[in-house]
Context: one part of a larger RNA
RNA sequence: UGACGGGGACCCGCACAAGCGGUGGAGCAUGUGGUUUAAUACGACGCAACGCGUAGAACCUUACCAGGGCUUGACAUGCUGGUAGUAAUUUUGAUGAAAGUCGAAAUGAUCCUUCUGGGAAGCCAGCACAGGUGUUGCAUGGCUGUCGUCAGCUCGUGUCGUGAGAUGUUGGGUUAAGUCCCGCAACGAGCGCAACCCUUAUCAUUAGUUACUUCGCAAGAAGUUCUCUAGUGAAACUGCCUCGUAGAACGAGGAGGAAGGUGGGGAUGACGUCAAGUCAUCACGGCCCUUACGUCCUGGGCUACACACGUGCUACAAUCCCUGCUACAGAGGGCUGCAAUACCGCGAGGUGGAGCCAAUCCCAAAAAGCAGGGCCAGUUCAGAUCGGAGUCUGCAACUCGACUCCGUGAAGCCGGAAUCGCUAGUAAUGGCGCAUCAGCUACGGCGCCGUGAAUACGUUCCCGGGUCUUGUACA
Repeated sequence: UGACGGGGACCCGCACAAGCGGUGGAGCAUGUGGUUUAAUACGACGCAACGCGUAGAACCUUACCAGGGCUUGACAUGCUGGUAGUAAUUUUGAUGAAAGUCGAAAUGAUCCUUCUGGGAAGCCAGCACAGGUGUUGCAUGGCUGUCGUCAGCUCGUGUCGUGAGAUGUUGGGUUAAGUCCCGCAACGAGCGCAACCCUUAUCAUUAGUUACUUCGCAAGAAGUUCUCUAGUGAAACUGCCUCGUAGAACGAGGAGGAAGGUGGGGAUGACGUCAAGUCAUCACGGCCCUUACGUCCUGGGCUACACACGUGCUACAAUCCCUGCUACAGAGGGCUGCAAUACCGCGAGGUGGAGCCAAUCCCAAAAAGCAGGGCCAGUUCAGAUCGGAGUCUGCAACUCGACUCCGUGAAGCCGGAAUCGCUAGUAAUGGCGCAUCAGCUACGGCGCCGUGAAUACGUUCCCGGGUCUUGUACA
């Protein structure tokens, strides 16, 4: 100087407390461990691994296993030699699961040039080499997680100290903040904080088509007041008032205002820590394989199942379930696409195709709502499992897809010890959309809007963090 303390002082955070809803019990989904297996591919392991890499494992993906093939190779560059019915295209035979292997037939080339020739390209043979999701994240780059959006981390000059170092950065106040003020052997500065950026909340203005308003059955016509869209601008700064304080910083209250004291949200992550994670995104040093640890194909596996854990979904019911009826969103997506009206089917869906490259058309029905029935039961709760019949995608749904209909109707009556999230348009609850994608194991992820709470006395305690101080046989 740090680190540590079941030392002290001060302060903060959904850290506790106060509340609301869960998890832990059930069934299922999903990830992991374990076990099994020819193989169940690899990585990730307290927080910070476990709905994680994977925004889509039937084939492909695919890296794993079994079997069948190839060996200058699936892909790149160079060198040497050869090559015209050659390269390439089409048709086709045998064998085969395919890949491939062995053939046959037809058509049939290109460019440069000094033109019976030479060169290039293609092909064949050979040589250099290719190739490796093989190994080392403890050789690395890059990227990322975490402490933590915590308020810290440093430097120049000066001063002090033999020196390591100290000072500044400590102190008194204050703040979300090393934020600001005052003081001070310090005076300044940098990276962080804040602001500048995006979005949301108000208004003005400009512009009105596909939007909106009026008229009309519609086609359409007229217009831009309103809604809205999207460009520009205004607006919030403790600016004003009162009080407190040290006539400071700042704090408390008030006015005006759409908004008030960083208005809400986002992007933004200092010096560093964990030899944290990743050699399987990619790149790259070393090592290793080279008729195989490379590469092609068929089939299987990644989907196994006594069990254990994590994360979720659906429930156990009446604030509910079923049936019928009827309003109100936002944000998205659409040409290998979204698909209306109509018709067929109980339905998944099918036929068909208007319109739309979309503020125009479509996906599209928003759902929680209202009315009627159910009367407390393993039920008109719950829906697992199983049987049958189908639809769709796709070369192909056996292993191993989703969905529909009929039947079946399991556990489950609110969950032990323990444990998680959340402070406001939040939690809880309701639906809608998108990416990936032929289809989908999505109950996941990322967004959007509807309805919409309770509680916070307080900082003694648990956890994490910051500042000062103290002890230390630790570095």

A computed fold for a 475-nucleotide part of an RNA from a wastewater metagenome, annotated as small-subunit ribosomal RNA, 3' major domain. The coordinates come from a structure-prediction model, not an experiment, and the mean pLDDT is 83. Its Rfam family is "Bacterial small subunit ribosomal RNA".